[in-house]
RNA sequence: GGGGCUGGUCGGGCGACCGCGGCUCCGGGGUGACCCGGGGGCGAGGAAGGUCCGGGCUCCACAGGGCAGGGCGGUGGGUAACUCCCACCCGGGGCAACCCGCGGGAACAGUGCCACAGAGAACAGACCGCCCCUGCUCGCUGGUCGAGCUCAGUCGAGACCAACAGGCAGGGGUAAGGGUGAAACGGUGGUGCAAGAGACCACCAGCGGUGCGGGCGACCGGACCGGCUAGGCAAACCCCGCCCGGAGCAAGAUCGAGCAGCGUGCGUUCGAGGGCGGCCCGCCCGAGUACGCGGGUAGAUCGCUAGAGGCUGUCGGCAACGGCAGCCGUAGAUGGAUGGUCGCCACGGCUUCGCCGUACAGAACCCGGCCUACAGACCAGCCCCUCCG
Numbered sequence: 001g002g003g004g005c006u007g008g009u010c011g012g013g014c015g016a017c018c019g020c021g022g023c024u025c026c027g028g029g030g031u032g033a034c035c036c037g038g039g040g041g042c043g044a045g046g047a048a049g050g051u052c053c054g055g056g057c058u059c060c061a062c063a064g065g066g067c068a069g070g071g072c073g074g075u076g077g078g079u080a081a082c083u084c085c086c087a088c089c090c091g092g093g094g095c096a097a098c099c100c101g102c103g104g105g106a107a108c109a110g111u112g113c114c115a116c117a118g119a120g121a122a123c124a125g126a127c128c129g130c131c132c133c134u135g136c137u138c139g140c141u142g143g144u145c146g147a148g149c150u151c152a153g154u155c156g157a158g159a160c161c162a163a164c165a166g167g168c169a170g171g172g173g174u175a176a177g178g179g180u181g182a183a184a185c186g187g188u189g190g191u192g193c194a195a196g197a198g199a200c201c202a203c204c205a206g207c208g209g210u211g212c213g214g215g216c217g218a219c220c221g222g223a224c225c226g227g228c229u230a231g232g233c234a235a236a237c238c239c240c241g242c243c244c245g246g247a248g249c250a251a252g253a254u255c256g257a258g259c260a261g262c263g264u265g266c267g268u269u270c271g272a273g274g275g276c277g278g279c280c281c282g283c284c285c286g287a288g289u290a291c292g293c294g295g296g297u298a299g300a301u302c303g304c305u306a307g308a309g310g311c312u313g314u315c316g317g318c319a320a321c322g323g324c325a326g327c328c329g330u331a332g333a334u335g336g337a338u339g340g341u342c343g344c345c346a347c348g349g350c351u352u353c354g355c356c357g358u359a360c361a362g363a364a365c366c367c368g369g370c371c372u373a374c375a376g377a378c379c380a381g382c383c384c385c386u387c388c389g
Stems, first nucleotide, its partner, number of pairs: 001385010012345007020043002023040007045360001049371002052369005057248004069244005074088005089103001090101004104239002110237002112233003127178002129174009139164001141162005148155001149153001186204006205229001207226004212221003252302004261293006273285004309328008346358005
């Protein structure tokens, strides 16, 4: 200098003005709930999202055990808990940093599946090939017989037999080789055989058993013996172990108009009660009206945000995380606020003296995770290649 891997941070900045939702202070009004005016301070996220897991909280249910149903699954830790996180093991990928794994059952408890291709896909399979046998046929070689021709055979059509090589048909052997496939029933070499084959042998891989050493453990290392070889799928049923009650802040709690119900009092020409701005008179309407009770609708309030909280330092731990100390105050709406304009700056784009844009997306009881979306900018550590000293 180039390429790559991993982890993390930010995700426009500053100022002014207008507006919106909470909080708080001051002044004024009101018996009060509250209203009016002014000031101050606060007001989305790393994912607030998907609502997929795990908890807190609330209500309901609940002797104990089991069935059904669902979830999880290497080992050891972390945690309130988890299907999350950390470290390690095993398997796979990469030269490496590092990454990936829904990782219990060595699919010898049982059932089941293995598309397409292929002859055959599970205690398999003869399509080509290789080998053996039988039959037919053709060729060639040898032998025997031999029509015929000739003066004379070392001439000779043809027939039969045998061996060899080929072709065709049938029967059988063979899993070495070819071919198909994701996968074809250990690999290499030799012996052996008609050809072959763990049929036999040596080494290697792998399997089972025994015992040894290391590790908390998953597991690792090496030794001996055995039989010569065992396909994959449990994200198919199933089996084993562990875990799981249901609903969710529209949970739930408190207060509570109006209407209806019940009770009591008063009242219907002997006038309750209401209206005419407070009282009396007066006038008008007038059969119901006043109070209480419990349940509870609309509505209001609480739940509601200080919590497994954040930051810094230090200690323990490889780490996740935990202990201790100090500091910080940080949205609480409910027909649901968090927006807009202008100026300067930063970055990017363009049709470049200007204009446009600044991702993904927006709280809804609260946390811990996972997953998904995300323009761009920055930081740290590590690996590989190359160059220079």

Bacterial RNase P class A from Nocardioides sp., 389 nucleotides, folded computationally. Of the family's consensus pairs, 94% are formed in the model. Its mean pLDDT, the model's own confidence on a scale to 100, is 78. Its Rfam family is "Bacterial RNase P class A". Gene Ontology terms of the family: tRNA processing, dimeric ribonuclease P complex and ribonuclease P activity. It is annotated as a ribozyme. It is recorded under the gene name rnpB. Lineage of the source: Bacteria > Actinomycetota > Propionibacteriales > Nocardioidaceae > Nocardioides.